[in-house]
Predicted 3D model of a 477-nucleotide part of an RNA (small-subunit ribosomal RNA, 5' domain) from Trichopus zeylanicus subsp. travancoricus.
The full RNA is in RNAcentral, with records from SILVA.
The source organism's lineage runs through Eukaryota, Embryophyta, Euphyllophyta, Petrosaviidae and Trichopus zeylanicus.
Its Rfam family is "Bacterial small subunit ribosomal RNA". Rfam links the family to the GO terms ribosome and structural constituent of ribosome.
The prediction has a mean pLDDT of 82.
Context: one part of a larger RNA
C1' cells in the first nucleotide's frame, strides 16, 4: 500500500446493487413455515318450497411429508477433492411387452354406554372403498428325471376415449458400496491391535465385505510417523503477491454431518426421519399428584452473552416444489418492500461575471501581505428538492390475471433554493506562522518533543490530504 460479514469516535444529502449474530449447537412468549385429492370411499352438515343440481368436510384410503429452508456442534476419515471400479437398488417421468377371471371377512366414521382433571381410552352394534384377505391364470428356473412360488382396482364420460392398477424388460436422472492419490499440528506421544489380519462353513444384506458367528492359522499397522493428544466441516472459490507462495472457507454453488442430550426401531422406493413414533435421564410450564405436555441451529421476534449484526412487514403476480383429471389449494422456498454509510459504484451541495482589490480576521519591517473573486452585487441553470399531470415492461401468441407500486420513467411549474465534513501540517509525509504554557500541562507508530523566543503541547489564522465520509483499533498479506 491492499483487503475485511468488521467495531468505535466525530460528521452525515441522495440513488443503484450487494451484504447484515464471526460471540452462547445458550434459553425461548406469540404467530406462521406441508399439505392436497369428494373424479378412491361410507357418512354428516349447509343451502333449496320439493326433486335434481351445488358447496363444505371430522373419519377410512392414496400421494407428498427423505424435497425445500437452517446450522457447523461432531468429524483428521473414503468426510471431502480427483481419478478409476464391480457385487447393487430404483417411487414418480420416458420407451416397450403381457395381464386384470371368481369370491369373502373385518375395522373406523356413526349410534348407545362407560372411564378420565386433562392428554385420550374402552365395550357392544352397523357400513363403504383404489383399504384388507382367499382362490384361478403366466412369463420364468433346472436340465431331459422333473421340481414348482406369486399379482391385480377401479374411477370419469352419452360415447369415442382418458386416467389409474398388476407382472416383466430397457433407458435417464438419483442413491448405496470398493479402491489409488491429495488434505492441520505435536516425538516433551514409539510402539499399537484379539474380530484384531487372513482362511473355511453357516448366517445376513439391495449388494461386496469379520458385516455377524463357530472353527483354524498368527497375522495386520508403524520413524515414508502407527497409536495417542490438540485443532478443524471439505471443496469450487475469496484476499494479498510480479510470481513462487502465504492467509482464508461469510454471502453464491457442490458434498458431508447435525436437529435440546443419548439410544432405538416402525412405515416406506428412499429415513435409523428438524415442525413422525418409542425409551432414558435433564430443562421448562400446567396438574385433581393418578398421569400427561414442550424443544426456532425454518421466517419474523424476546431475553442473555457481546465491541457488534435488521421487520413479530407484503404477495403467491413471476420462478420452482407438493397434491389434484382439471379449476384450483398450499408454499416465511422464492419474489419483494422495511431498517443499517456495512461495502462497492454513480450524482449533488451550483455555473458565469464581479476590484472600491469591500467590511472583518490573521500577520506585519506599519509600507504592505493574506483569507480572496471568496462574499455582497448582476445574470443563468434546476441534476437534486417541493407541488401537479401521465404512467410501464416483466403476463407465458384471443381476452383476463402484478405483491413490489401509483414504483421506475416521462412531463409542467416554483425557487440557489434542501445538502460538508474529518484528519493532518518536526522527519518518515503533501502542508507554517502567531499567542498561551514553561520537563508543568500534554503529545507520541518509531526517532523523539516540552526546563521562557516550542514549525512536535493547547488555541487561533492559514495550508495540505481525502471526501459523504474521515480517522482510530483489530486481523491478514
Nucleotide at each position: 500500500g491492499g483487503a475485511u460479514g468488521a467495531a468505535c469516535a466525530c460528521c452525515g444529502g441522495u440513488g443503484g446493487c450487494a451484504u447484515g449474530c464471526u460471540u452462547a449447537a445458550c434459553a425461548c412468549a406469540u404467530g406462521c413455515a406441508a399439505g392436497u385429492c369428494g373424479g378412491a370411499u361410507g357418512g354428516g352438515a349447509a343451502g333449496u318450497g320439493g326433486u335434481g343440481u351445488u358447496u363444505c368436510u371430522a373419519g377410512u384410503g392414496g400421494c407428498a411429508g427423505a424435497u425445500g429452508g437452517g446450522u457447523g456442534a461432531c468429524u483428521a476419515a473414503c468426510a471431502u477433492g480427483u481419478a478409476a471400479g464391480a457385487a447393487c437398488c430404483a417411487g414418480c417421468c420416458c420407451u416397450u411387452g403381457g395381464g386384470a377371471g371368481g369370491g369373502g371377512a373385518u375395522c373406523a366414521a356413526c349410534a348407545a354406554c362407560u372411564a378420565g382433571a386433562a392428554a385420550c381410552a374402552g365395550u357392544u352394534g352397523c357400513u363403504a372403498a383404489u383399504a384388507c384377505c382367499c382362490u384361478a391364470u403366466a412369463g420364468g428356473c433346472u436340465a431331459a428325471g422333473g421340481a414348482g412360488a406369486a399379482a391385480a382396482a377401479g374411477g370419469a364420460g352419452g360415447a369415442a376415449u382418458c386416467u389409474g392398477c398388476u407382472c416383466g424388460a430397457g433407458a435417464a436422472g438419483g442413491g448405496g458400496c470398493u479402491u489409488g492419490c491429495g488434505u492441520u499440528c505435536g516425538a516433551u506421544u514409539a510402539g499399537c491391535u484379539a474380530g484384531u489380519u487372513g482362511g473355511u462353513g453357516a448366517g445376513g444384506c439391495a449388494a461386496u465385505a469379520g458385516c455377524u458367528u463357530a472353527c483354524c492359522a498368527a497375522g495386520g499397522c508403524g520413524a515414508u510417523g502407527a497409536u495417542c493428544a490438540g485443532u478443524a466441516g471439505c471443496u469450487g472459490g475469496u484476499c494479498c503477491a510480479a510470481g513462487a507462495g502465504g492467509a482464508u472457507g461469510a454471502u453464491c454453488a457442490g458434498c458431508c454431518a447435525c436437529a435440546a442430550u443419548g439410544g432405538g426401531a416402525c412405515u416406506g422406493a428412499g429415513a435409523a426421519a428438524u415442525a413422525g413414533c418409542c425409551c432414558a435421564g435433564a430443562c421448562u410450564a400446567a396438574u385433581a399428584u393418578g398421569g400427561g405436555a414442550u424443544g426456532a441451529a425454518g421466517c419474523a421476534g424476546u431475553g442473555g452473552g457481546g465491541a457488534a449484526u435488521u421487520u413479530u412487514c407484503c404477495a403467491c403476480a413471476a420462478u420452482g416444489g407438493g397434491c389434484a383429471a382439471a379449476a384450483g389449494c398450499u408454499u416465511g422456498a422464492u419474489a419483494g418492500a422495511g431498517c443499517a454509510a456495512u461495502g462497492c459504484c454513480g450524482c449533488a451541495u451550483g455555473g458565469a461575471g464581479g476590484u472600491a482589490g469591500a467590511a472583518g480576521g490573521c500577520c506585519c519591517a506599519c509600507g504592505a501581505g493574506u483569507c480572496a473573486u471568496g462574499a455582497a452585487c448582476u445574470u443563468c441553470u434546476u441534476u437534486u428538492c417541493u407541488u401537479g399531470g401521465a404512467g410501464a415492461a416483466g403476463a407465458a401468441g384471443c381476452a383476463a390475471c402484478g405483491a413490489a407500486g401509483g414504483u421506475a420513467u416521462c412531463u409542467a411549474a416554483g425557487g440557489a433554493a434542501u445538502a460538508a465534513g474529518c484528519a493532518u501540517c518536526g522527519a518518515c509525509u503533501a502542508a507554517c506562522u502567531c499567542u498561551g504554557u514553561g520537563c508543568c500541562a500534554g503529545c507520541a507508530a518509531c526517532c523523539a518533543c516540552g526546563g521562557u523566543a516550542a514549525g512536535a503541547u493547547a488555541g487561533a489564522g492559514g495550508a495540505u490530504g481525502c471526501a459523504a465520509g474521515u480517522g482510530u483499533u483489530a486481523u491478514u498479506u